[in-house]
Predicted 3D model of a 75-nucleotide RNA (transfer RNA) from an Anaerolineales bacterium. Lineage of the source: Bacteria > Bacillati > Chloroflexota > Anaerolineae > Anaerolineales. The sequence was found in a public genome assembly. It matches the Rfam family "tRNA". Its family is annotated with triplet codon-amino acid adaptor activity in the Gene Ontology. Model confidence (mean pLDDT): 82 of 100.
RNA sequence: UGGGGGAUAGUUUAGUUGGUAGAACAGCGGAUUCUGGUUCCGCCAGCCCAGGUUCGAAUCCUGGUCCCCCAGCCA
Numbered sequence: 001u002g003g004g005g006g007a008u009a010g011u012u013u014a015g016u017u018g019g020u021a022g023a024a025c026a027g028c029g030g031a032u033u034c035u036g037g038u039u040c041c042g043c044c045a046g047c048c049c050a051g052g053u054u055c056g057a058a059u060c061c062u063g064g065u066c067c068c069c070c071a072g073c074c075a
Base pairs, nucleotide, nucleotide: 001071002070003069004068005067006066007065010025011024012023013022019055027043028042029041030040031039048064049063050062051061052060
């Protein structure tokens, strides 16, 4: 430098030919318990950034940032 893949909650991840984001763990509160743990209930919190298309974008298009893989160039 070129090609490919990826970025969703604090963490790990799902998301159906575009239809308006879900789970687990963690954290917080409560129930249970003599206390703690376990178990149960509830709460918390997210689409990498900037544009575009569309009635509607995590999803499609353009540019950018970061990470991984492959190839190449210089030394």